[in-house]
RNA sequence: CGAGUCGGCCAGACAGUCGCUGGCAGCAUCAGCUGCGAGAGGAAAGUCCGGGCUCCACAGGACGAGGUGCCAGGUAACGCCUGGGGGGCGCGAGCCCACGGAAAGUGCAGCAGAAAGCAAACCGCCUAAGGCGCGGCGCUCCGGCGCUGCGAACGGUAAGGGUGAAAGGGUGCGGUAAGAGCGCACCGCGCGCGUGGUAACACGUUGCGGCACGGCAAACCCCACCCGGAGCAAGACCGAAUAGGGGAACGUUUAAGUGUGCCCACACGAGUUCCCGGGUAGGUCGCACGAGGCGUUCGGUGACGAACGCCCUAGAUGAAUGACUGUCGGCUGCGUUCUCGGACGCGGCAACAGAACCCGGCUUAUCGGCCGACUCGUUUC
Numbered sequence: 001c002g003a004g005u006c007g008g009c010c011a012g013a014c015a016g017u018c019g020c021u022g023g024c025a026g027c028a029u030c031a032g033c034u035g036c037g038a039g040a041g042g043a044a045a046g047u048c049c050g051g052g053c054u055c056c057a058c059a060g061g062a063c064g065a066g067g068u069g070c071c072a073g074g075u076a077a078c079g080c081c082u083g084g085g086g087g088g089c090g091c092g093a094g095c096c097c098a099c100g101g102a103a104a105g106u107g108c109a110g111c112a113g114a115a116a117g118c119a120a121a122c123c124g125c126c127u128a129a130g131g132c133g134c135g136g137c138g139c140u141c142c143g144g145c146g147c148u149g150c151g152a153a154c155g156g157u158a159a160g161g162g163u164g165a166a167a168g169g170g171u172g173c174g175g176u177a178a179g180a181g182c183g184c185a186c187c188g189c190g191c192g193c194g195u196g197g198u199a200a201c202a203c204g205u206u207g208c209g210g211c212a213c214g215g216c217a218a219a220c221c222c223c224a225c226c227c228g229g230a231g232c233a234a235g236a237c238c239g240a241a242u243a244g245g246g247g248a249a250c251g252u253u254u255a256a257g258u259g260u261g262c263c264c265a266c267a268c269g270a271g272u273u274c275c276c277g278g279g280u281a282g283g284u285c286g287c288a289c290g291a292g293g294c295g296u297u298c299g300g301u302g303a304c305g306a307a308c309g310c311c312c313u314a315g316a317u318g319a320a321u322g323a324c325u326g327u328c329g330g331c332u333g334c335g336u337u338c339u340c341g342g343a344c345g346c347g348g349c350a351a352c353a354g355a356a357c358c359c360g361g362c363u364u365a366u367c368g369g370c371c372g373a374c375u376c377g378u379u380u381c
Base pairs, nucleotide, nucleotide: 001377002376003375004374005373006372007371008370009369010368012328013327014326015325016324017323018322020039021038023036024035025034026033027032041352045363046362048361049360050359051358052357053231054230055229056228066226067225068224069223070084071083072082073081074080085099086097087096088095089094100222101221105220106219107216108215122161123160124157125156126155127153130154132151133150134149135148136147137146138145139144169187170186171185172184173183174182188211189209190208191207192205193204194203195202196201235285236284237283238282245276246275247274248273249272250271257268258267259266260265292311293310294309295308296307297306298305299304330349331348332347333346334345335344336343337342338341
């Protein structure tokens, strides 16, 4: 200098003018006015996990449903984080992984292929034994029998080819008709044992087993652990107008209608005044001091924890947090210039996005820039 990896940070600055939402103070009969001070994020987003908080439910236990899934730790908790183990990728710094159990049971596997789950013979290879066909020789009781040669593949064979994601360990020697863990040696594998480690696991093994069935459990299932439901429109309080409900008093025509089967009669039913309670609109709280932030020291590899000190930092509810101007910065295009890297001039660009009860995470989006640690390559000293 180039190419990368990991971690952290910023998210234009200042000034002026005009607005918006809360807070405090003052003025004002009210409406409101004036002054001071505050006012989005790293993701406020998706609402995917976990918790706080609130209400409801709840003896205890079991079943069901859902979730998590290598080990250890952190945490209020987690599916998050840290450290470690195993596997994969990268020369490397590093990155990625739902990573328990398939000899408990059930189930699944398109296409291709001969064969895909207590394996299978398409091509190839083989003719030893058995069977078949054609010969030769010998024997014969003429039915056959014995010995032997050749052929094909009824058959044998999983070494080789071919298909497939996957064809039932690998290499070599022996063995065989040809082959094959069929036998043996080495490597690998499983089980057992030993050593190290909290553990996952690693290493070793003069032990046992020729290997005793591959894959899928984000298929059912088994094992271990977790888990009551709804959510701030939770929930608590205040509470109109109008309409309607209940009660008491007064009280007229007995007016629609209803009930006692009908007529009659009786009861309820109209209106006025007062009182009571419920709901709605609306308002207040919840609601901004919290697993809070910053700094120092200590413990820990780390996530994190402890002690001490300092700080208070949005609260809307059709929903405020904005708009414009100027100056200076940032990036970039073109032109001029030269001491080739800058300077000057004219333009352009500035993202993703926006709180709504709060917090811890994850994921996704994001113009441009800064810092630190590290890796690889090239050159020079």